[in-house]
Transfer RNA from a Candidatus Nanoarchaeia archaeon, 72 nucleotides, folded computationally. Its mean pLDDT, the model's own confidence on a scale to 100, is 80. Taxonomically the source falls in Candidatus Nanoarchaeia (Archaea, Nanobdellati, Nanobdellota).
């Protein structure tokens, strides 16, 4: 250079045109306890950027930027 692939709350991770964008974990309050883990219950927080398509994109298509791979 070319190809192929991933990007989603602090972190990990589902999701696939239309649903509040869902789970763990972290955190913060409550309750539990004699305290402190643990436990329960609520809450807080996310679709890399840009641009197409569509009544309507986290999704489809292009570009560009990271990151893994693979071919020269």
């Nucleotide at each position: 250079g070319c190809c192929c692939u991933a990007a989603u709350c602090g972190u990990c991770u589902a999701g696939u045109g239309g649903u509040c964008a869902g789970g763990a974990u972290a955190c913060a309050g409550c309750c539990c306890u004699g305290u402190c883990a643990a436990g329960g219950c609520u809450g807080u927080g996310g679709c890399g950027c840009g641009a197409g398509u569509u009544c309507a994109a986290u999704u489809c298509u292009c570009g560009c930027u990271u990151g893994g791979g693979g071919c020269g």